[in-house]
Context: one part of a larger RNA
């Protein structure tokens, strides 16, 4: 490379947008190209076979014929592709109306709880554990009542639910922004699909600068346990967790299933919209399931079924999510990515 693959065996990029490239709806006309077949003429005239001869059976050579091969031309058909022009509405988009939701951003507000501070009541314990101790407490703790402060998170509703491209999103209200679905008419008229590179976003942890710090809590200290205990348990507790701005760019970033289009049983439920109000239609999310597929497990209109388009990726295990080099980064590290050698 070919072939075959990518839910779990190696293999779908974390997600989206999009340039180049690849692919692309229906109808008509014209042009071009390609393919196929036939005919006519032309060019080349290999081997094998065949006729006759050179010699002498063979080998070899020459000649004849057949066959085959090659080039060009002519003509026709077919379906296909491409280009140009014109047209169409089914794909795609726009408009109008209605609706939906923890979709995003900013600001403001709220109550419960924890902690701390102040004051009152009150007295000897509290706390913690399997059991203890470290720890707190007569300088009055714990408990209880009142007042205040501050930070973080939002009980019930809550769900197999909903929204978002993914990461993710949950107290309440307002404002700003985006999206989806349904219905209806009108409009544009293929404007579409995919997508190397590129760009944007990207949990947690981590980094920088400046704030903030109630609770929790890597590190660290102490108490236990133990043969030891750099742990599990307990008492403290710094970074961090929170906010603003700027970096980092990773993950079992998972549906371990790339995106798009069409087709293919039956049943039940779910969210939203419409409806002749009884069910049906469209979109969504789930549970069984026929055919089919699968090594099996299982998947099954949200396919892992039947097909098409396109991108990414895989090629025995280890060495190796490594070395070297390059690029990126403040750093931590990230991306790309071998070989020797062993089996």
């Nucleotide at each position: 490379u070919u072939g075959g693959g990518c839910g779990u065996a190696a293999a779908g990029c974390a997600u989206a947008u999009u340039u180049a490239g690849g692919u692309g709806g229906a109808a008509a006309a014209c042009u071009u190209u390609a393919u196929u077949a036939c005919u006519u003429a032309u060019u080349u005239g290999a081997a094998u076979c065949u006729u006759a001869g050179a010699u002498u059976u063979a080998u070899u050579c020459u000649c004849u014929g057949a066959a085959u091969u090659u080039u060009u031309u002519c003509c026709a058909a077919u379906c296909a592709a491409a280009g140009u022009u014109u047209u169409c509405u089914g794909g795609a988009g726009u408009u109008u109306a209605a609706u939906u939701g923890a979709a995003g951003g900013u600001u403001a507000u709220g109550g419960a709880a924890c902690u701390u501070u102040a004051a009152g009541u009150g007295u000897a314990a509290c706390g913690g554990u399997a059991a203890a101790a470290u720890g707190u407490u007569u300088u009055a703790a714990u408990a209880u009542u009142u007042a205040a402060a501050a930070g973080a998170a939002c009980u019930u509703c809550g769900a197999u639910a909903g929204c978002g491209c993914a990461a993710g999103c949950a107290a309440u209200a307002a404002c700003c922004u985006a999206a989806a679905u349904u219905a209806a008419u009108a409009c544009u008229g293929a404007c579409a699909c995919u997508a190397c590179a590129a760009u944007a976003u990207u949990a947690a942890a981590g980094u920088g600068u400046g704030g903030g710090u109630a609770g929790c809590g890597a590190a660290a200290g102490g108490g236990a346990u133990u043969a030891g205990a750099u742990a599990c348990c307990c008492c403290u507790g710094u970074a961090g967790u929170c906010c603003a701005c700027a970096c980092c760019c990773u993950g079992a970033a998972c549906g371990a299933u790339g995106a798009g289009u069409g087709c293919u049983u039956a049943u039940u439920a779910u969210u939203g919209a419409a409806u002749u109000c009884u069910u049906u239609u469209c979109a969504u999310u789930a549970a069984u399931u026929u055919a089919g597929c699968u090594a099996a497990c299982g998947c099954c209109u949200u396919a892992a079924g039947c097909a098409c388009u396109u991108c990414g990726c895989c090629u025995g295990g280890g060495g190796a999510c490594u070395a070297c080099g390059a690029u990126u980064g403040c750093a931590a590290a990230a991306u790309u990515a071998a070989a020797a050698c062993c089996c």
Predicted 3D model of a 343-nucleotide part of an RNA (small-subunit ribosomal RNA, central domain) from Mimica arnoldii.
The prediction has a mean pLDDT of 82.
A source record names the gene rns.
RNAcentral holds the full RNA, with entries from ENA and SILVA.
Its Rfam family is "Bacterial small subunit ribosomal RNA".